[in-house]
RNA sequence: GCAGCUAUAGUACAUCGGUAGUACAUCGGCUUCCCAAGCCGAGGAGGCGGGUUCGAUUCCCGUUAGCUGCU
Numbered sequence: 001g002c003a004g005c006u007a008u009a010g011u012a013c014a015u016c017g018g019u020a021g022u023a024c025a026u027c028g029g030c031u032u033c034c035c036a037a038g039c040c041g042a043g044g045a046g047g048c049g050g051g052u053u054c055g056a057u058u059c060c061c062g063u064u065a066g067c068u069g070c071u
């Protein structure tokens, strides 16, 4: 320098055009003499900038970061 892959909540992962979910964690409640465990509930996220579309995490372009390969 070129090519490919990845980027979603505090963490690890889903979601292939129509309300963005799960687990753990955090907070509140129930239970218990107390703690843990268990049960119920709540808050919290699409790397960035454009394009296509009635509608984009999703498709396209660029860019940033990380990983892999080639020269």
Base pairs, nucleotide, nucleotide: 001070002069003068004067005066006065007064010024011023012022013021018054026042027041028040029039030038047063048062049061050060051059